[in-house]
RNA sequence: ACAAUGGAGAGUUUGAUCCUGGCUCAGGAUGAACGCUAGCGGCAGGCUUAACACAUGCAAGUCGAGGGGCAGCGCGAUGUAGCAAUACAUUGGCGGCGACCGGCGCACGGGUGCGUAACACGUAUGGAACCUGCCCUUUACUGGGAGAUAGCCCGGAGAAAUCCGGAUUAAUAUCCCAUAAUAAACGAGGUGGCAUCACCUUGUUUUGAAAGCUCCGGCGGUAAAGGAUGGCCAUGCGCCCGAUUAGCUAGUUGGUGAGGUAACGGCUCACCAAGGCGACGAUCAGUAGGGGGACUGAGAGGUUGAUCCCCCACACUGGCACUGAGAUACGGGCCAGACUCCUACGGGAGGCAGCAGUAGGGAAUAUUGGUCAAUGGAUGCAAGUCUGAACCAGCCAUGCCGCGUGCAGGAAGACGGCCUUCUGGGUUGUAAACUGCUUUUAUCCGGGAUAAAAAGGCCUCUGCGAGGGAAACUUGAAGGUACCAGAUGAAUAAGCCACGGCUAACUACGUGCCAGCAGCCGCGGUAAUACGUAGGUGGCAAGCGUUGUCCGGAUUCAUUGGGUUUAAAGGGUGCGUAGGCGGCGAUUUAAGUCAGUGGUGAAAUCCGGCAGCUUAACUGUAGAUUUGCCAUUGAUACUGGAGCACUUGAGUGCAGACGAGGUAGGCGGAAUUGACGGUGUAGCGGUGAAAUGCUUAGAUAUCGUCAAGAACACCGAUAGCGAAGGCAGCUUACUAGGGUGCAACUGACGCUGAGGCACGAAAGUGUGGGGAUCAAACAGGAUUAGAUACCCUGGUAGUCCACACUGUAAACGAUGAUUACUCGCUGUUGGCGAUACACAGUCAGCGGCCUAGCGAAAGCGUUAAGUAAUCCACCUGGGGAGUACGCCCGCAAGGGUGAAACUCAAAGGAAUUGACGGGGGUCCGCACAAGCGGUGGAGCAUGUGGUUUAAUUCGAUGAUACGCGAGGAACCUUACCAGGGCUCGAACGCACGUAGACAGUCGCGGAAACGUGAUCUUCUUCGGACUGCGUGCGAGGUGCUGCAUGGCUGUCGUCAGCUCGUGCCGUGAGGUGUCGGGUUAAGUCCCAUAACGAGCGCAACCCCCAUCUCUAGUUGCCAGCGGGUAAUGCCGGGGACUCUAGAGAAACUGCCCGUGUAAACGGUGAGGAAGGUGGGGACGACGUCAAGUCAUCACGGCCCUUACGUCCUGGGCUACACACGUGCUACAAUGGCGAGUACAGAGGGAAGCUACUGGGUGACCAGAUGCAGAUCCUCAAAACUCGUCUCAGUUCGGAUCGGAGUCUGCAACCCGACUCCGUGAAGCUGGAAUCGCUAGUAAUCGCAUAUCAGCCAUGAUGCGGUGAAUACGUUCCCGGGCCUUGUACACACCGCCCGUCAAGCCAUGGAAGCCGGGGGUGCCUGAAGUCGGUGACCGCAAGGAGCUGCCUAGGGCAAAACUGGUGACUGGGGCUAAGUCGUAACAAGGUAGCCGUACCGGAAGGUGCGGCUGGAACAUCUCCUUU
Repeated sequence: ACAAUGGAGAGUUUGAUCCUGGCUCAGGAUGAACGCUAGCGGCAGGCUUAACACAUGCAAGUCGAGGGGCAGCGCGAUGUAGCAAUACAUUGGCGGCGACCGGCGCACGGGUGCGUAACACGUAUGGAACCUGCCCUUUACUGGGAGAUAGCCCGGAGAAAUCCGGAUUAAUAUCCCAUAAUAAACGAGGUGGCAUCACCUUGUUUUGAAAGCUCCGGCGGUAAAGGAUGGCCAUGCGCCCGAUUAGCUAGUUGGUGAGGUAACGGCUCACCAAGGCGACGAUCAGUAGGGGGACUGAGAGGUUGAUCCCCCACACUGGCACUGAGAUACGGGCCAGACUCCUACGGGAGGCAGCAGUAGGGAAUAUUGGUCAAUGGAUGCAAGUCUGAACCAGCCAUGCCGCGUGCAGGAAGACGGCCUUCUGGGUUGUAAACUGCUUUUAUCCGGGAUAAAAAGGCCUCUGCGAGGGAAACUUGAAGGUACCAGAUGAAUAAGCCACGGCUAACUACGUGCCAGCAGCCGCGGUAAUACGUAGGUGGCAAGCGUUGUCCGGAUUCAUUGGGUUUAAAGGGUGCGUAGGCGGCGAUUUAAGUCAGUGGUGAAAUCCGGCAGCUUAACUGUAGAUUUGCCAUUGAUACUGGAGCACUUGAGUGCAGACGAGGUAGGCGGAAUUGACGGUGUAGCGGUGAAAUGCUUAGAUAUCGUCAAGAACACCGAUAGCGAAGGCAGCUUACUAGGGUGCAACUGACGCUGAGGCACGAAAGUGUGGGGAUCAAACAGGAUUAGAUACCCUGGUAGUCCACACUGUAAACGAUGAUUACUCGCUGUUGGCGAUACACAGUCAGCGGCCUAGCGAAAGCGUUAAGUAAUCCACCUGGGGAGUACGCCCGCAAGGGUGAAACUCAAAGGAAUUGACGGGGGUCCGCACAAGCGGUGGAGCAUGUGGUUUAAUUCGAUGAUACGCGAGGAACCUUACCAGGGCUCGAACGCACGUAGACAGUCGCGGAAACGUGAUCUUCUUCGGACUGCGUGCGAGGUGCUGCAUGGCUGUCGUCAGCUCGUGCCGUGAGGUGUCGGGUUAAGUCCCAUAACGAGCGCAACCCCCAUCUCUAGUUGCCAGCGGGUAAUGCCGGGGACUCUAGAGAAACUGCCCGUGUAAACGGUGAGGAAGGUGGGGACGACGUCAAGUCAUCACGGCCCUUACGUCCUGGGCUACACACGUGCUACAAUGGCGAGUACAGAGGGAAGCUACUGGGUGACCAGAUGCAGAUCCUCAAAACUCGUCUCAGUUCGGAUCGGAGUCUGCAACCCGACUCCGUGAAGCUGGAAUCGCUAGUAAUCGCAUAUCAGCCAUGAUGCGGUGAAUACGUUCCCGGGCCUUGUACACACCGCCCGUCAAGCCAUGGAAGCCGGGGGUGCCUGAAGUCGGUGACCGCAAGGAGCUGCCUAGGGCAAAACUGGUGACUGGGGCUAAGUCGUAACAAGGUAGCCGUACCGGAAGGUGCGGCUGGAACAUCUCCUUU
């Protein structure tokens, strides 16, 4: 430059991801309807349903210049009456004209969409096969005659509609004669054409014409030719759905002849022939007017056919013709039918799918309007008449377009509303008020159109006409409308929907899985931005939402522009028909293809320009477009046609190899079972364990012989062959095949393949054999809750053979066939090259790994799922369902084909992270094992459940509740119950007022609280303080929600894990790091490594204990020195020691040896107080359990307020047939009892601990002293020594009960502890089961403390004393960590999930039947009518009436087919918070699952046979990769 103006997505499957895939939304449109709302105008539109039925009015007439005439009207004339006005009568004389004859029109215009799937429509072509009134052009003619008939008149029938008879009459009505041919037939000559033929010239024969009127201008009439217009016919192409409609056809297809028609034609008829249509979809069924166009869409397409235009069809339903130029005629006719109306019952009338209108139907669609002024139509010479066509008006927000409801200023940011962290703020909001301005609209008043530039009329010019010109005059429904001017005054005018995401817009209250919302996902079970209301906000706006429908988004039917290994989808396999596609070279043709030109493609619409209404919508104008069809000319690369040539595709030939390829026959050994015989004796067999079964009538075992049937070990192999199914001992015969080598032959003979044909595992079927083994069904035995199963013992069909069916499988590589191309490595089979299993090469197979590329990924990767090409098959959400119905096949079983209603928002694929597994590997833990001691049995204590109760307050409930909250329930506590009281309240704060009290004491009532009375009665610096009372304001609640929360806590678990940054890998979730090899208590460390680092955890840092050093030395200590005592660190003194409590040291695998790359591990190693984390504690990662606690406390929300608050008395929390947990004490001699003798630590102590002395048997009491503590007190027991008891329900055991006491306390009745005396229960070591503990541990012994008046403490928390046993080891149980694997789980196995049965609802199949519908067939009958025949009657005749034949609408009868409704009963299916039975599937799902088939069973299902991996694990073998 040219070309182009055009393309958006989102939500929803999952824990998350990618993909597949459906559902849904945002957009546009509408003849719409509904809800709420409504100021105006312009333009358009307005029965989509009942082609249902229609009252009433109107919608087609006109011409007197065709005619006879004259009813009514007007004029004139005449007559009569009258003075007259006038009245009556006569008169076609005139204007005119009802009815009638006649002409033209009524076939247009207007309506509707029933029918129609068709030459109906659209487009193109043809008519040499045709018609055409009115109109135009041209030519010629218009002479003569005749008889009727309506009307009028007379008469008659009838209720009416209407009809009949008689007489008379006219015409542009009708008929006859004349003339006329380019009409018809026959013939001759010529020209042309695509055939029949057409045209021109000419001859003969035959037939057919006419109409007048007149204002004299003209208007008509007849014939012929041409034109125009309109129609008719034929043909190509285009034109819905169903194949679960596959065969249809008798005038059917063609011919000859005839008839008929405007014309061709089986259009009709006679005869002859037997054709014609159909998988490129005939026939049948269903649905439907077609087109221009309209809506949508980027387009291609999809949907649609209102309004406007063209065509068709129809006019109450069906049939029929007549008239006519034209009709088989919407407002004509005849007949039949249904319906409605009138009737005198005899008979008649009618057809709104014209405009209005009515009823009905319906979600729904208007006025019984005005005018012919304009446009158009009919008629007429014309004026004119008619015109529900048309032009206007009315109604309706039905749509499109336009305008308005004000504009500017105005912050005390007013009032009110709403929200709020609450008296503060935010928002409504410049919004309002208020001030100024404007006046579209509105109201009032005035003016006021264009369209008439037309037509008429009249005059005039020219001979007439056409046409032109001039002046006056006439004509407007809409309409006094549009429009213009003036006046008034913000005056008259805003709603609807939404606000969880998609999707713009948020808060409060109410409600509490209720009421409700919802387009999809989904909201609502007490804090709802999702329901309802309010405030606020968003969107649109005289509208806004909703509903229905269409397109879009949806590339979700994919031509543009999809797929098929695993998501839906490759046919089980081959052969092959039609069809589709097809190697190389040259020639020819020009069908496809391409280009130019011509015709057509109506207008309107759409699109851009310009223009007119104030703008726009709307309209006009001139363009562009109309992608198509037809014709013609040209081009020839490609495709096609024709013939010629070629060899590389394909095939043939020759050669030598190969193999479980197939069919038929023969032969063989091992094993099994059986039979017989021998040996031999008590069991055999079988299982997890058993039993059924077999066996002393001799089994099993073993030996020998014999028989039978079936299958062929080893070789044997991701080896071979075959199209697939499939094929395995050896051998023979027949037969098929691919591969290799050679390059002799043919010369594209090829590929694919709808239908079709053939083959096709196992099971199954039929007939006949055979029958050893195995084995559905079946029987028995086990197992089990059951066990119609798994296991066992038997066992029949079957398994085998022949013949014939069946025709399906996870018939799989889940991968159609063929051809070409595209990196490599490696193994193997059969050939070739070669002497060669050296080697490299080559062809055809069979495998493994990988590149590019592809893929959603997994993966595929020369054997493609890569890149391309051809052909076939198949898919389009899940379920219903491979089901039903129909059809085909089959002996049957069944197979093939193959839906819908209804229902869901998913169903799926691959991969990811978890979790889980009656998966695997590995590691750890008092997890098991090895030990010690317990629990479970007894009595008691204590807690819990349950029960009881007026109340037995509440919470905690597997592990992780149950001697837990509670580390102390007689009152109090106390929250519970009964009763009695209080209501600003039991406590506290503030303010005000008041009093000087209150308290105390005393009296009364009372159970007390409380009530009531008396008595006593302040301080002060005068400000007030203090207390009571009153008032006001804040109360109070152990009431609810731990599933609204904070905080705290338990548990997994002191387990070793949990994460991040950057990088890298993956589309992504995510992975890597954190895995692997070692090692550790440890993700501890080392090595390796696409990772490198880091954080929270681990460890360490902190505390206690163990050793030493230093410092310090009182209340502790006392070695040495001194003093003292009956004795004692008692005293002086000392710091050595112990100890106290501060600071340090010390341990780090540091050293040695061994192993190891290292980390590290091992060692009776050294050293050391301690050795491999020295022992213990505190410390608890990310998180899990909606774990626990609203009753510690705090806190949101809700609830109570003379009570769910609060005070008091009494009761209860302590109940008691039972059950469980945790404990204590025991059952005794390793003991009990008595006596004696020692030795701790850590704590505590003033309303306290108490030495000591005295009393008491004792608990304790009385007195007294020390100690606010290394000072005093509390202060040991087991042990040890001696004695006794001697195995007994005891000198064991101490429950229970009786009595007497002590102490605390207001008070020990319910309901305390202790003491003494007496009593002396169960219990003799504890079933199933179960708990703790690995060293200063278990066991055992006592001591202390908190709480506390006291104590139900045997509990809890600490402290020390004495002081063991055992661990082979990790198979198993439990819990946990890591790696890996499977998964249909993700609320995560306490998961998911299947089927029967029961209940409710829904749609549907079958069904004896019953009731309809449309179409066809046969037979009978048969109106009107055309045609034919006849025609004795009428007519002069032409002809007609009548009679009759064919056909036919309709009616009837009959048998079938198709299709719908309904139907007792019946079948399955779907859906439905909590029904029943089991547990089939998902993990190895506990018997791996699944497919086909057969049998069986309540059900899932089980079993047999064959197949598949879409099975886990382990072992072995083989192969591959890396080093």

Record summary:
This is a predicted structure of a 1523-nucleotide RNA (small-subunit ribosomal RNA) from a Flavobacteriales bacterium. Its mean pLDDT, the model's own confidence on a scale to 100, is 82. It matches the Rfam family "Bacterial small subunit ribosomal RNA". Its family is annotated with structural constituent of ribosome and ribosome in the Gene Ontology.